[in-house]
RNA sequence: UCCUUAUCGAGAGCGGGCGAGAAAUCUGGUUCGAUGACCCCGCGGCAACCAUACGAGUACGUAACGGUGCCCAUUCCAGCAAGCUUCGGCUUGGAAGAUGAGGG
Numbered sequence: 001u002c003c004u005u006a007u008c009g010a011g012a013g014c015g016g017g018c019g020a021g022a023a024a025u026c027u028g029g030u031u032c033g034a035u036g037a038c039c040c041c042g043c044g045g046c047a048a049c050c051a052u053a054c055g056a057g058u059a060c061g062u063a064a065c066g067g068u069g070c071c072c073a074u075u076c077c078a079g080c081a082a083g084c085u086u087c088g089g090c091u092u093g094g095a096a097g098a099u100g101a102g103g104g
Base pairs, nucleotide, nucleotide: 001104002103003102004101005100006099007098008097013043014042015041016040017039021032022031023030026079027078028077029076044071045070046069049067050066052063053062054061055060075096080093081092082091083090084089
C1' cells in the first nucleotide's frame, strides 16, 4: 500500500506543554477554539475487536493482567441511488472514511 471480513445512534477527562486554527479529503452547512481548541506528554478512564482465564452442548456470558483502539457533537450532518412526501424533509441502501482481525 492493496484485498477479505466485522463493527461504527452507547461509553469514557484531569493536569502540564505549545500558541492558531481544528472537526480525514473537496463543496455546503454546523460545531469546537485566546475562559487556549487541534496537537504532544503524564496520569486517569471507557470499551471488549484479538489474546488469555472461567462458566456454558453451541450460540453466548463473565473477568479486564496482555496486544490494539477510543475519551465534543451519530463517522457532526449532507453530497450518490431508490422509496415516500404536507415539498420542509424522512427512511433505507451505497460511496468514502475509521478501528479490529485475517491475508497478499
Predicted 3D model of a 104-nucleotide RNA (SAM riboswitch aptamer (S box leader)) from Planococcaceae bacterium Storch 2/2-2. The sequence is in RNAcentral, with records from Rfam. The organism belongs to Caryophanaceae, within Bacteria. Its Rfam family is "SAM riboswitch aptamer (S box leader)". Its family is annotated with regulation of gene expression in the Gene Ontology.